[in-house]
Context: one part of a larger RNA
RNA sequence: UGGCGGGAACCCGCACAAGCGGUGGAGCGCGCUCUUUAAUUGGAUGCUAACCCAAAAACCUUACCCAGUCUUGACAUGCAGAUGCUAAGCCUAAGAAACUAGGCCUCCUUCGAGGGUUCUGCACAGAUAUUGCAUGGCUGUCGUCAGUUCGUGCCGUGAGGUGUUCACUUAAGUGUGUUAACGAACGCAACCCCUAUCGUUAGUUGUAUCACUCUAACGAAACUGCCUAGGCAACUAGGAGGAAGGCGGGGAUGAGGUCAAGUCAGGAUUGUUCUUACGGCUGGGGCUAGAAGCACGCUACAAUGGGAUGUACAGCGAGACGCAACAUGGUGACAUGAAGCAAAUCUCUUAAAACAUCUCCCAGUUCAGAUUGAAGGCUGCAAUUCGCCUUCAUGAAGUUGGAAUCGCUAGUAAUCGUAGGUCAGCUAUACUACGGUGAAUACGUUCCCGGGUUUUGCACA
Numbered sequence: 001u002g003g004c005g006g007g008a009a010c011c012c013g014c015a016c017a018a019g020c021g022g023u024g025g026a027g028c029g030c031g032c033u034c035u036u037u038a039a040u041u042g043g044a045u046g047c048u049a050a051c052c053c054a055a056a057a058a059c060c061u062u063a064c065c066c067a068g069u070c071u072u073g074a075c076a077u078g079c080a081g082a083u084g085c086u087a088a089g090c091c092u093a094a095g096a097a098a099c100u101a102g103g104c105c106u107c108c109u110u111c112g113a114g115g116g117u118u119c120u121g122c123a124c125a126g127a128u129a130u131u132g133c134a135u136g137g138c139u140g141u142c143g144u145c146a147g148u149u150c151g152u153g154c155c156g157u158g159a160g161g162u163g164u165u166c167a168c169u170u171a172a173g174u175g176u177g178u179u180a181a182c183g184a185a186c187g188c189a190a191c192c193c194c195u196a197u198c199g200u201u202a203g204u205u206g207u208a209u210c211a212c213u214c215u216a217a218c219g220a221a222a223c224u225g226c227c228u229a230g231g232c233a234a235c236u237a238g239g240a241g242g243a244a245g246g247c248g249g250g251g252a253u254g255a256g257g258u259c260a261a262g263u264c265a266g267g268a269u270u271g272u273u274c275u276u277a278c279g280g281c282u283g284g285g286g287c288u289a290g291a292a293g294c295a296c297g298c299u300a301c302a303a304u305g306g307g308a309u310g311u312a313c314a315g316c317g318a319g320a321c322g323c324a325a326c327a328u329g330g331u332g333a334c335a336u337g338a339a340g341c342a343a344a345u346c347u348c349u350u351a352a353a354a355c356a357u358c359u360c361c362c363a364g365u366u367c368a369g370a371u372u373g374a375a376g377g378c379u380g381c382a383a384u385u386c387g388c389c390u391u392c393a394u395g396a397a398g399u400u401g402g403a404a405u406c407g408c409u410a411g412u413a414a415u416c417g418u419a420g421g422u423c424a425g426c427u428a429u430a431c432u433a434c435g436g437u438g439a440a441u442a443c444g445u446u447c448c449c450g451g452g453u454u455u456u457g458c459a460c461a
Base pairs, nucleotide, nucleotide: 001461002460003458004457005456007455008454009453010452011451012450013449015445016444019408020407021406022405023404026299027298028297029296031294032293033292034290035289042053043052064285065284066283067282068281069280070279073124077123078122079121080120081119082118089104090103091102092101093100107115108114126274127273129272130271135268137263138262139261140259142257147186148185149184150183151182152181153162154161155160166177167176168175192251193250194249195248197220198219199218200217201216202215203214223245226239227238228237229236230235301401305360306359307358308357309356310355317348318347319346322341323340326337327336328335329334367398372393373392374391375390376389377388378387414437415436416435417434418433419432420431
C1' cells in the first nucleotide's frame, strides 16, 4: 500500500422488513447431469452454465456412427507436359446414392493458334483436429457501483502520502465551506433517441364536405425560475401556477481494473498434429434413447369459475417464390375459384380478458386435460425412426403443494390477448416487441446478502 475480520462508525440497494404473485408437490414442454448406445457431435458448470451457443436437428443443417466411394482433391494460385474427341446439358444400363460405362449434342476467336476445358506430374489445397494457460477481437461479472488517475508543489531516508481528507449536501469524487495544496484527465451529469402538453406548417389517412382526431417536420415549454420556512452557502421541506416539479418517465451510453472468467465451433491467428486421411462426396442412422437427479417454463387443481348465445374497445408489426378479401364445398383442419395490394389506400385483422342474459350447485364434477384408438387435412423428393393441425371417442395425475426459495415500488406486479424474426413445414408453452384491464405495501435499518467511504487489529501478500 492492499486484502481479510463471527472489529467500529456512517451511507446505499426489492438487501431485509411491509405487501402481491409464484417456484419447490401433479401432468406435460424444454435444457442439463448421469446412464445406455455403433453414435447418442461439440462447447457452456455457484452468483456470472442449464428455452445458453441454437432467430427453428425428418433429408440438408451436421460437426457424430455404419456402409459405399475419391485422392492435386468440393475450393484457390502457380509451374511443366499432354489434349481439337472438349464447357454446360440430355438419354440409356448397373447402383441406395455418390459415381461409373456408353451414346447424343456441343463454347469464343483476329483461324496463327490462343483463351477456356480436361488429363498427368509437382508445389500445394483441406482439417468444426489440439492449445482461450501462446493470442487479437468480442462478451459476461462486480456495476450505471462512484469511483480511477495525472502534472507541478509540499511532507517522508524510502515504499509512499497529500490532492481524493474533514463538516454539510447529493442519485453521483454532485456541489458548498474549510484546508499544503493548486490545477487537470477518464468516469457522473449534460449533449443523442422515444414518450407525456401546446403551437405553426403541410395533408396521399379520415369524412358526403369542413373542422376535430390522426399523420410528420419544425418549434415552445421546466430553470429550484417564483413564494414561505430553515441554512454562511450548497441545498432541504412545503406551496402556487402548470399537461408535466425538483434527474418528469423510459432507452442507448459501462471509467481504471477483477475473475490465467467465456469463446481457436462466428470469423481471424502463433505453435503442434493429420495428408489414399483427423481431408472430400453419398445413402442410411444418430443428435428425439431412459432406471434416476436438477434448472427454467406451460397447463391446472375450479364458482372472482366452466359452458352457450349476443355484443364493445387496441397498439406494434408483416406481405410478391408473398398477404389474400369475397363466393362455394366441408362439422372442421382445409380445398376450389378469385377481387385488391410492392400497401397510412388492399390483406393478414372477428383482439382477448371485459360487459349482458341463460345454465351448472361444490362433486374428481358440465373442473382439469395427460394418454390412447379411429378417420381425415397440410407442408415437403420423403412425415417409420421423427412434423404440425382437425373431428369423434377415451378421460391419468391433480382438491393449492415439506424444508427451503424467487420476482416485483406504478401504468409497476398480476392478468388478457396480438404481432414479428427464424421458417417449405414445425416440437414456440421459447425469444423479441406491442397494446388492454390494473392493484397492495414500504413503520423503519436491529438482523440476512451485496456494495461504497473512513478508522482499527493482523501469525496474510